[in-house]
Molecule: transfer RNA
Organism: Phaeodactylum tricornutum
RNA sequence: GCAAAUAUAACUCAAUAGGCAGAGUGUAAUCGUGCCAAGAUUAAAGUUAAGGGUUCAAGCCCCUUUAUUUGCU
Numbered sequence: 001g002c003a004a005a006u007a008u009a010a011c012u013c014a015a016u017a018g019g020c021a022g023a024g025u026g027u028a029a030u031c032g033u034g035c036c037a038a039g040a041u042u043a044a045a046g047u048u049a050a051g052g053g054u055u056c057a058a059g060c061c062c063c064u065u066u067a068u069u070u071g072c073u
Base pairs, nucleotide, nucleotide: 001072002071003070004069005068006067007066010025011024012023013022019056027043028042029041030040031039049065050064051063052062053061
């Protein structure tokens, strides 16, 4: 230099063919316990990497950029 893949909650990952952004772990509160722990319930936490386009509607489709990884030279 060329090609490909990935980017979503603090972390690990989902989201069918474009139609309400979710789970587990963690965190907080409550229950629980003589006190902890285990366990149970509830809650909070998101500019879906950035910018633009298409669409009634975009995490998803198109373009550009950034970061990481892989392959080729």